Small-subunit ribosomal RNA, 3' major domain from an uncultured bacterium, 469 nucleotides, folded computationally. The full RNA is in RNAcentral, with records from ENA and SILVA. The prediction has a mean pLDDT of 84.

[in-house]
Context: one part of a larger RNA
RNA sequence: UGACGGGGACCCGCACAAGCGGUGGAGCAUGUGGUUUAAUUCGAAGCAACGCGAAAAACCUUACCAAGUCUUGACAUCCUGAUGACGAUUCCUUAACCGGAACUUUUCUUCGGAACAUCAGAGACAGGUGGUGCAUGGUUGUCGUCAGCUCGUGUCGUGAGAUGUUGGGUUAAGUCCCGCAACGAGCGCAACCCCUAUUUCCAGUAGCCAGCAGUAAGAUGGGCACUCUGGAGAGACUGCCGGGGAUAACCCGGAGGAAGGUGGGGAUGACGUCAAAUCAUCAUGCCCCUUAUGAUUUGGGCUACACACGUGCUACAAUGGCAGUUACAAAGAGAAGCAAACCUGUGAAGGCGAGCAAACUUCAAAAGGGCUGUCUCAGUUCGGAUUGUAGUCUGCAAUUGGACUACAGAAAGCGGAAAUGGCUAGUAAUGGCAAAUCGGCAGGUGGGGGUAAAUAGUUCCCGGGUUCU
Numbered sequence: 001u002g003a004c005g006g007g008g009a010c011c012c013g014c015a016c017a018a019g020c021g022g023u024g025g026a027g028c029a030u031g032u033g034g035u036u037u038a039a040u041u042c043g044a045a046g047c048a049a050c051g052c053g054a055a056a057a058a059c060c061u062u063a064c065c066a067a068g069u070c071u072u073g074a075c076a077u078c079c080u081g082a083u084g085a086c087g088a089u090u091c092c093u094u095a096a097c098c099g100g101a102a103c104u105u106u107u108c109u110u111c112g113g114a115a116c117a118u119c120a121g122a123g124a125c126a127g128g129u130g131g132u133g134c135a136u137g138g139u140u141g142u143c144g145u146c147a148g149c150u151c152g153u154g155u156c157g158u159g160a161g162a163u164g165u166u167g168g169g170u171u172a173a174g175u176c177c178c179g180c181a182a183c184g185a186g187c188g189c190a191a192c193c194c195c196u197a198u199u200u201c202c203a204g205u206a207g208c209c210a211g212c213a214g215u216a217a218g219a220u221g222g223g224c225a226c227u228c229u230g231g232a233g234a235g236a237c238u239g240c241c242g243g244g245g246a247u248a249a250c251c252c253g254g255a256g257g258a259a260g261g262u263g264g265g266g267a268u269g270a271c272g273u274c275a276a277a278u279c280a281u282c283a284u285g286c287c288c289c290u291u292a293u294g295a296u297u298u299g300g301g302c303u304a305c306a307c308a309c310g311u312g313c314u315a316c317a318a319u320g321g322c323a324g325u326u327a328c329a330a331a332g333a334g335a336a337g338c339a340a341a342c343c344u345g346u347g348a349a350g351g352c353g354a355g356c357a358a359a360c361u362u363c364a365a366a367a368g369g370g371c372u373g374u375c376u377c378a379g380u381u382c383g384g385a386u387u388g389u390a391g392u393c394u395g396c397a398a399u400u401g402g403a404c405u406a407c408a409g410a411a412a413g414c415g416g417a418a419a420u421g422g423c424u425a426g427u428a429a430u431g432g433c434a435a436a437u438c439g440g441c442a443g444g445u446g447g448g449g450g451u452a453a454a455u456a457g458u459u460c461c462c463g464g465g466u467u468c469u
Stems, first nucleotide, its partner, number of pairs: 005469001007468007015458002019423002022420002026314008034305002042053002064300007073125001077124002079121006087104001089102004106115003127289002130287003136283002138278003141274001143272001148187006154163003167178003193266004198234007207224003212221002237260001240254005316416001320375004325369002332363003337356002342351003382413001387408007429451002433447001435445001
């Protein structure tokens, strides 16, 4: 000077308390450990690994295993020679690649050749998801969006260092005020950026419809007032009033206002910590392999299953299940696409195909509502695992291994021990929607809007900050 203390003081945080609904029990999904395996590819490991890399493992992906093949190579540059092609199509062989055969057959030209492609040969080399993240760059997590971390000059101290940055107040904040051997400055905080809440002006189609005409219908004429869209502005600053405070900073209350004291949300992550993570995104030093640790094909595996853990989904029902009827979103996506209406089918879907490169058209809501019906507390008309049969779709292919449908049959589960995670408002909880990935496959992820609560103080636990010791 730091770190630490079951030392003191002060402060903060869903840290605890107050409350709401969960996990832990059941079934299933998914990841991990373990075990198994020819292989179950590799990485991630307290918080900060475990629905993580993976925004999609049937083949491919794929890195793993078995078997079959290739050796200047699947990919790059260079040299020599040959050919005129290469490719496509067909045939033979094969599990397939490989291999063999048939057919077809370039461009420019100063006619010397050149370009391009293939084959053959020679090596230089290619190649490596092989090792080392404790050799590295880059990127990322974390403490933590916590309020801290420093510097110049000066002063003090023999010096390490101190001071400033401490003190009195105050703040979300090293935020600001006052004081002070300090005076200034930088990185952080805040503001500047985006979305959202109100409004003015401009603009008015593909959007909207008050008045006029008109209709089954904003369909149409018409209009741009309103909604909305998207440009430019305004608006909030403790600006105003009262009280407190030290006449300060600021705090409390009030007015006006769409909004009030950072309005709400996002992006933004200081100096550093963890030899934190990543050599498998990429790049890269060194080491290693070079007829193989490279390349390629088929099949298998990554999907195994006495078990253990994490994260989720569905439930255990009446604030409910089922049947019928009837409303209201936002944000998105669409051409090898989204697909209306109509027809067929119990259905998944199929047929036909209008419209739409989309404020035009399509995908396209559910919870909710009703002097609607039914069930009447049961392992049930709850719950749907699992199984059988028959199908639909995608795809070369659905057996290992996809999703969905119909019928039949129907398991555990009656609210979960010890323990433990989330959340303070348009939040929790609950209900459906769309997107990325994608041929197909979401219970996951990141978004979007609908309905819409309860409770709250600082004694303690945990973590963090400041200060004294």